Molecule: small-subunit ribosomal RNA
Organism: metagenome
RNA sequence: CGCUGGCGGCGUGCCUAACACAUGCAAGUCGAGCGAGAAAGGGGUCUUCGGACCCUGAGUAAAGCGGCGGACGGGUGCGUAACACGUGGGUAACCUACCCUUCGGUUCGGGACAACAUUCCGAAAGGAGUGCUAAUCCCGGAUGCGUCCGGCUCCCGGUGGGGAGUCGGGGAAAGGCGGCCUCUCCAUGGAAGCUGUCGCCGAAGGCUGGGCCCGCGGCCCAUCAGGUAGUUGGCGAGGUAAUAGCUCACCAAGCCGUUGACGGGUAGCUGGUCUGAGAGGAUGGUCAGCCACACUGGGACUGAGACACGGCCCAGACUCCUACGGGAGGCAGCAGUGGGGAAUCUUGGACGAUGGGGGAAACCCUGAUCCAGCGACGCCGCGUGAGUGAUGAAGGCCUUCGGGUCGUAAAGCUCUGUCGGGAGGGACGAUGGGUCAACGAGAACAAUACCUCGGGGACCUGACGGUACCUCGCAAGAAAGCACCGGCUAACUCCGUGCCAGCAGCCGCGGUAAUACGGAGGGUGCAAGCGUUGUUCGGAGUCACUGGGCGUAAAGCGCGUGUAGGCGGUUCGUUAAGUCAGGUGUGAAAUCCCCCGGCUCAACCGGGGAAUUGCGCCUGAAACUGGCGGGCUGGAGUGCCGGAGAGGGAAGGGGAAUUCCCGGUGUAGAGGUGAAAUUCGUAGAUAUCGGGAGGAACACCGGUGGCGAAGGCGCCUUCCUGGACGGUAACUGACGCUGAGACGCGAAAGCGUGGGUAGCAAACAGGAUUAGAUACCCUGGUAGUCCACGCUGUAAACGAUGGGUGCUAGGUGUUGGAGGUUUAAACCCCUUCAGUGCCGUAGCUAACGCAUUAAGCACCCCGCCUGGGGAGUACGGCCGCAAGGCUAAAACUCAAAGGAAUUGACGGGGGCCCGCACAAGCGGUGGAGUAUGUGGUUCAAUUCGACGACACGCGAAGAACCUUACCUGGCCUUGACAUCCCAGGAACCCCCUGGAAACAGGGGGGUGCCCGCAAGGGAGCCUGGAGACAGGUGCUGCAUGGCUGUCGUCAGCUCGUGUCGUGAGAUGUUGGGUUAAGUCCCGCAACGAGCGCAACCCCUGUCGGUAGUUGCCACAUUAAGUUGGGCACUCUACUGAGACCGCCGGCGCCAAACCGGAGGAAGGCGGGGAUGACGUCAAGUCCUCAUGGCCCUUAUGGCCAGGGCUACACACGUACUACAAUGGUCGGUACAAAGGGCUGCUAGCCCGCGAGGGUACGCUAAUCCCAAAAAACCGGCCUCGGUUCAGAUUGGAGUCUGCAACUCGACUCCAUGAAGGCGGAAUCGCUAGUAAUCGCGAAUCAGCAGGUCGCGGUGAAUACGUUCCCGGGCCUUGUACACACCGCCCGUCACACCACGAAAGCCGCUUGCACCAGAAGUCGGUCACCCAACCGCAAGGAGGGAGCCGCCCAAGGUGUGAGUGGUGAUUGGGGUGAAGUCGUAACAAGGUA
Repeated sequence: CGCUGGCGGCGUGCCUAACACAUGCAAGUCGAGCGAGAAAGGGGUCUUCGGACCCUGAGUAAAGCGGCGGACGGGUGCGUAACACGUGGGUAACCUACCCUUCGGUUCGGGACAACAUUCCGAAAGGAGUGCUAAUCCCGGAUGCGUCCGGCUCCCGGUGGGGAGUCGGGGAAAGGCGGCCUCUCCAUGGAAGCUGUCGCCGAAGGCUGGGCCCGCGGCCCAUCAGGUAGUUGGCGAGGUAAUAGCUCACCAAGCCGUUGACGGGUAGCUGGUCUGAGAGGAUGGUCAGCCACACUGGGACUGAGACACGGCCCAGACUCCUACGGGAGGCAGCAGUGGGGAAUCUUGGACGAUGGGGGAAACCCUGAUCCAGCGACGCCGCGUGAGUGAUGAAGGCCUUCGGGUCGUAAAGCUCUGUCGGGAGGGACGAUGGGUCAACGAGAACAAUACCUCGGGGACCUGACGGUACCUCGCAAGAAAGCACCGGCUAACUCCGUGCCAGCAGCCGCGGUAAUACGGAGGGUGCAAGCGUUGUUCGGAGUCACUGGGCGUAAAGCGCGUGUAGGCGGUUCGUUAAGUCAGGUGUGAAAUCCCCCGGCUCAACCGGGGAAUUGCGCCUGAAACUGGCGGGCUGGAGUGCCGGAGAGGGAAGGGGAAUUCCCGGUGUAGAGGUGAAAUUCGUAGAUAUCGGGAGGAACACCGGUGGCGAAGGCGCCUUCCUGGACGGUAACUGACGCUGAGACGCGAAAGCGUGGGUAGCAAACAGGAUUAGAUACCCUGGUAGUCCACGCUGUAAACGAUGGGUGCUAGGUGUUGGAGGUUUAAACCCCUUCAGUGCCGUAGCUAACGCAUUAAGCACCCCGCCUGGGGAGUACGGCCGCAAGGCUAAAACUCAAAGGAAUUGACGGGGGCCCGCACAAGCGGUGGAGUAUGUGGUUCAAUUCGACGACACGCGAAGAACCUUACCUGGCCUUGACAUCCCAGGAACCCCCUGGAAACAGGGGGGUGCCCGCAAGGGAGCCUGGAGACAGGUGCUGCAUGGCUGUCGUCAGCUCGUGUCGUGAGAUGUUGGGUUAAGUCCCGCAACGAGCGCAACCCCUGUCGGUAGUUGCCACAUUAAGUUGGGCACUCUACUGAGACCGCCGGCGCCAAACCGGAGGAAGGCGGGGAUGACGUCAAGUCCUCAUGGCCCUUAUGGCCAGGGCUACACACGUACUACAAUGGUCGGUACAAAGGGCUGCUAGCCCGCGAGGGUACGCUAAUCCCAAAAAACCGGCCUCGGUUCAGAUUGGAGUCUGCAACUCGACUCCAUGAAGGCGGAAUCGCUAGUAAUCGCGAAUCAGCAGGUCGCGGUGAAUACGUUCCCGGGCCUUGUACACACCGCCCGUCACACCACGAAAGCCGCUUGCACCAGAAGUCGGUCACCCAACCGCAAGGAGGGAGCCGCCCAAGGUGUGAGUGGUGAUUGGGGUGAAGUCGUAACAAGGUA
């Protein structure tokens, strides 16, 4: 804040504007300190009736002098980073009114000012003059225990303390009220006096409260690093209650600071509170302690106490009044108002209680306080009912329509009475206080008065409030909501919506089936509340003290020297700071915790305890750390001996090569590249020989070899010089390690000055490449590279690994040294020290990996990190000549960024291997015409689907009607079809009329089956009717089943157990061979298994057996397998055999296998088919079928006619036919297989040129028919011509099917005779009975085949090979890819928005310095003016005051700086934003690592 809201108790309530405030109230009181002293009203007397006076009111009110209090209580949190607070101390450096205790005193005088009166000024507020007066007002004197000041002496203590003595000096007071006469005086009684009490004065002590000082503790920024002149100290003085540089003069030059001064920002502090296991973190509201403040700033006065919330003065801002001269005011007291704000209450009651002020007291005052009011703001308690009640009511919601659920929930019946309203009773808080009179005790005394104290008696006293509480009667009556229900997180369905509307804390939901949006039903969780938002802690070990890290995730400074600091070997002694123990003081109360108790319980409250982890003091311990002192040698260093080294600096020297110059030889090219060109060369290049010049760099040796701290160092010689190492054990005696700052060194590039320049080479130029090519390649080429001096100070300055020390298995190289052994010597071998590599155990690690050269186990020191982007950027500072470097943010934005490893996928990565993948070959497509499908276009409609491979002669194995889903028109509405109901009728057949038909109307014929005596009923069918329903080729293939395509007939895909790994996962399945194959063998932390492969199945190739008609024929016969006979053969069909690397040889691991051979019809899966693993493509199909959901319901359903699906400028796919002579044409002659056939195939014969027609045999088919096979072969013609090629197109004439061939069938004949002469880029198929070529059949089908599915005939060529293209398998590698390379991804530009930087400036705020100015006021000076007390006879003096002057100083002013904020034309980059532009930089060798 939203929705909702019954009651009570206890708490709590302006977090913002310390913004401004109307009104009322919040601090007064004392008459027993003092003077003065009304009025109204009441009564009375008098009256001239106007009034006067007296009493009362009343010594009252109000005001005044005086005293005490207003410094408490109450509010607020501005300021303050400070001795402000907390805690513990100090004060020998201090104060303390009232109160308590003690001692002493309270004497004698004097003076004034208010009130009042009067005069006057002013609008007011107020003021002035004169005059009178009292006191507990003021003043002087006296006395003064003690006190204060000064001097001296002594004691204790040691900062100005305490005590004793002595001398000198200073300094007090106030009275009021009550009572009484013992003493004295007047003398009823009073006064003095006495006494009681309250005061007053001096002093001491106490209590309480305070002042000042100190140790320690508690915020952020170092992009604030230096600050400071009263500053630091001293001496003296002033000042204060008191120390002090608090203030002043003089002297000195100090003081503070990386242990964070100074500056800036923020902030009251604490007890506590919230959170947390704790340590911590956050916080400081209520309550309590302290501080600060009171409109803003300054100042003092009074006082015991103030620099004073409801006091004063001044200045300022603001508000109000005003007669314009001048005045008044301060809610951060209680209530309340405006304003601000998301937001916070009544202008209430009472002093009854507690507390406070005054008073002797009664009493008065008290917005402190106690109560009440308002707010669900919090905590706590209670209620909104309880029992029973199944036809599981109605109704809602869901539903698979059976039911389920709300739900014992409701109703109904029985009961109770919190709460509510009604009536009656009714507190505690008051055992307290006050008044009054007996009683007891006490003080002092003359005293029984008075006074003080005590107990008990009577009376009086409650705001809350007739409230709490109790009783009676009434009645379930008036009392439930809110959020949520995808996961986290408890709770699910329907409808609506359709990336819309919306949700969302994070992940994320919503694009037509949403448990996530909205509603509903149901459910879950809380409950008079529930959600939301904000804030804090937790979770977060995510700032890590407890308790983290830094090779690759963020993180080791590039390296060294070294300051401060931190840490530090061994032994003895000592000390006691740290440390430890005991005691003690403190650690306020409240809070938290425990126990007990009081409100009916609880919240709340009371009592007791515990705790308060801290600090101080005392005593003790002495191991460890520290301090001090003495030793030691192992750490460290020195000396001596020795060898190794591109360690550094300087000087000198050398040869090879490149280039250039000169000369010789020599001729046409050279150079360069993928290929070229620019370039050089006939003026003689390149090549080659000789000579010369110059600069730079130092081949081989050369090596995970050496040296150095790192950067880095490489020809030779000399000089100068640093370090390390080995050996030795003489010396020192902890001298050590690290190292914030600091200082030095520091590759390359770059900068400055001067030199040098052979080669190379940014920039630049040209040539290429390219779509472009400001690149990669080439030809040139300047800075630069080199030297000297100076600067820069960075790097993937990397081992991405700071330094030091110790400890913790080994193995194997290599460099330097030493020792042993051996030898003549070297080598080898062993031991050891130092360095440098590799492998590896334990251990560590997220993994990778590291592993005595640690990233292991430990210690010490330094540096650094804390999500990505913004950004190593801006601003500021420092450095630099510049370039730039160092230091280093924020806004904003994202839900990630990242590391290592895993599985995949991918690579213009690698290895191995397949496939008509390439190559080799043959034939095609792409060109032509036509057919067909598709796109597009057109149309009323051209129905729909299929779209890379994997759509396109595909769904279509047959669109003239039908099909048909499309269009136009005519019609139907329970419907063409299913089930149920009612009525009628058998069904059915025929005819007529209208109409295009559907349909409508009419007529005629006709009566079956079962039961039953009949009437009638039933089944089936038809007609009519009502409603449930039918129907939909309407949508969603991205809701689905099924089926299918594809990778791919590829060799793969998995599982169980075991093992390994933190895990994903791996292993198995990898490896060596081999295969067509994850096929098999061997090996192996694997062993097995499943789905695939293969095999089992079918066809085919050889043989056998069986069988022999319709098949066959050796015999006979015939025109003929026609017939007889037969079943040997062919064939048919069933069933077997055969082939398995079985045999031989070779090769191979002796394996698996491979190669060759024999035999065999056939070999090394014989050929072909069927068979398609886990899965992929949200692949295809809702139009085969099935099916969820949605949609239509006189229409998106149904019927009918006609049209359309056949359109046609075009484009593509697939085919057919060709372009011809390996051909065409004519004639003749052969040889198949596999199929089909009774609404069928049809022989033969006749007719027709023919398609076909007529007739008709045979065949339900190894019998008959379709049926001719064709190419081929033989022979003739054609002779290269758009032809005797090719056949499109068109004209004419016909045939057949069919209701019907116009749109729109096929075929035939005659005529016509187009393009086309082998096809650009590109592209397809095929490895053998294959391609090619030739015909035949079948399905669909009335008819329609160039398509499809089959069949046989003829029948090749080629394969070196696996580099390349495509696809695939296995292993491996890289990866920033994982909707997986058709991936990812970068930068400019353009557009929109956002925040930020710069910027001429402009406007604020804060602040430094300098100067001007200077209110009020303290202080000082002056004091000619004024003045009661004292001195003085007086004059006058002492003293005081006004005024004036001075110092200081607030506001204000001027100038000049600093910091910070806002804004700013323009400008800069940055961030963000479904589909913008340009390119392709990076990730695979990312195509130039």